[in-house]
RNA sequence: CGGGGUGUGGCGCAGUUGGCUAGCGCACUUGCAUGGGGUGCAAGGGGUCGGAAGUUCGAGUCUUCUUACCCCGA
Numbered sequence: 001c002g003g004g005g006u007g008u009g010g011c012g013c014a015g016u017u018g019g020c021u022a023g024c025g026c027a028c029u030u031g032c033a034u035g036g037g038g039u040g041c042a043a044g045g046g047g048u049c050g051g052a053a054g055u056u057c058g059a060g061u062c063u064u065c066u067u068a069c070c071c072c073g074a
Base pairs, nucleotide, nucleotide: 001073002072003071004070005069006068007067010026011025012024013023019057028044029043030042031041032040033039050066051065052064053063054062
């Protein structure tokens, strides 16, 4: 320098022929059960999807640029 991949709540992931208002597991908070812990059950909080722009009535999901990391080539 060229090509490809990944980046979604604290962590790990799903969601992609674009369309109810973004979900799952673990973790976290509260309550109940227990003398307490662990554990179980119930309820709850937290993300606008790496960043910017574009297309569209509508984008995590398509297009362009950009950024971090990984792989391949030079």

Record summary:
Model confidence (mean pLDDT): 80 of 100. Predicted 3D model of a 74-nucleotide RNA (transfer RNA) from a Bacteroidales bacterium. The sequence was found in a public genome assembly. The source organism's lineage runs through Bacteria, Pseudomonadati, Bacteroidota, Bacteroidia and Bacteroidales. Rfam family: tRNA. Rfam links the family to the GO term triplet codon-amino acid adaptor activity.